Notes: Predicted 3D model of a 349-nucleotide part of an RNA (small-subunit ribosomal RNA, central domain) from an uncultured bacterium. Its mean pLDDT, the model's own confidence on a scale to 100, is 90.
Context: one part of a larger RNA
RNA sequence: CUGGGCGUAAAGCGUGCGUAGGCGGCUGGACAAGUCGAAUGUGAAAUCCCUGGGCUUAACCUGGGAACUGCAUCCGAAACUGUCUGGCUAGAAUGUGGUAGAGGGAGGUGGAAUUCCAGGUGUAGCGGUGAAAUGCGUAGAUAUCUGGAGGAACAUCAAUGGCGAAGGCAGCCUCCUGGGCCAACAUUGACGCUGAGGUACGAAAGCGUGGGGAGCAAACAGGAUUAGAUACCCUGGUAGUCCACGCCUUAAACGAUGAGAACUAGACGUUGGGAGGCCUAGCUUUCCAGUGUCGCAGCUAACGCGAUAAGUUCUCCGCCUGGGGAGUACGGCCGCAAGGUUGAAACUC
Numbered sequence: 001c002u003g004g005g006c007g008u009a010a011a012g013c014g015u016g017c018g019u020a021g022g023c024g025g026c027u028g029g030a031c032a033a034g035u036c037g038a039a040u041g042u043g044a045a046a047u048c049c050c051u052g053g054g055c056u057u058a059a060c061c062u063g064g065g066a067a068c069u070g071c072a073u074c075c076g077a078a079a080c081u082g083u084c085u086g087g088c089u090a091g092a093a094u095g096u097g098g099u100a101g102a103g104g105g106a107g108g109u110g111g112a113a114u115u116c117c118a119g120g121u122g123u124a125g126c127g128g129u130g131a132a133a134u135g136c137g138u139a140g141a142u143a144u145c146u147g148g149a150g151g152a153a154c155a156u157c158a159a160u161g162g163c164g165a166a167g168g169c170a171g172c173c174u175c176c177u178g179g180g181c182c183a184a185c186a187u188u189g190a191c192g193c194u195g196a197g198g199u200a201c202g203a204a205a206g207c208g209u210g211g212g213g214a215g216c217a218a219a220c221a222g223g224a225u226u227a228g229a230u231a232c233c234c235u236g237g238u239a240g241u242c243c244a245c246g247c248c249u250u251a252a253a254c255g256a257u258g259a260g261a262a263c264u265a266g267a268c269g270u271u272g273g274g275a276g277g278c279c280u281a282g283c284u285u286u287c288c289a290g291u292g293u294c295g296c297a298g299c300u301a302a303c304g305c306g307a308u309a310a311g312u313u314c315u316c317c318g319c320c321u322g323g324g325g326a327g328u329a330c331g332g333c334c335g336c337a338a339g340g341u342u343g344a345a346a347c348u349c
Base pairs, nucleotide, nucleotide: 004320005319006318007303008302012317014201015200016199017198021194022193023192025088026087027086028085029084030083031082033081034080035077036076037075039073040072041071042070049065050064051063052062053061054060091191092188093187094186095185096183097182098181099180103177104176105175106174107173108172109171110154115149116148117147118146119145120144121143125136126135162169163168206247207246208245209244210243211242215241216240220236221235222234223233258316259315260314261313262312263311266294267293268292269291270290271289272288273287274286275285276284277283278282298305299304322349323348324347331342332341333340334339
């Protein structure tokens, strides 16, 4: 380079936005760069191929032809691509009217529960386990009642539900704010898709500074278990978990399935919206957008997928190429560090 692939065998970047680039709707006109055709010139000879000839044949030598798939010039064609110029509305976007939602940010606020503190009642146990012990308790615990403090999380509703690009998002109220969906019109008129680099976001843990600290709980201490027990179980318990600001940038970041578009039997749920019908608490038919289960064709190594495709096609990006060595070493870049990212080879099977 050609080819084959990427749900589970190696392989979809964690996810957006977007630069270059690649690709791009319908319909006129112009040009003729790509494209196609003709002609002319050139494309040395030898070689290769075809057909003759010469060495007794062959190899070899040699005549002629073809070929040399290319390049240049010029004449022409105009379907397709391209460029320029006009038009269109089916893609895309905007406006108007509705609508659902744990989408995001900030502020406020509520009740239950745990813990702690103070007081009342009350007395010998409580707690914990497979059984115990460490631990707590006559300096009055556990239990129970009243009051108070403080932090974190929001039972039921709750869903096979909703929203978000992903990570993710849940008590209630207010303010600010992003996106979606539906309906009918109106407007712009291809303004689109993808996206190397780039840039933004990105669970948990971890890091820096300052707060906060109820419960839980790495580390740690003790008690058990055990041959041992640096564990599983128990009693404690510090970072951390929480908040603000700044870093880190990784996950089984998963649907292990990149994004966009078109087409291809059905059946049954469910969420949001619209239209219609009816014996209108409601039922039912249908359209659009989501979210599920099953399933035809087809696909698949099988499992399975099956209009939310892993079916049939197109465009663009990313990635894979035997196992180990190794996501290691070295170097670069990034980071306060931890480390991240890019990423080999020897050797070996």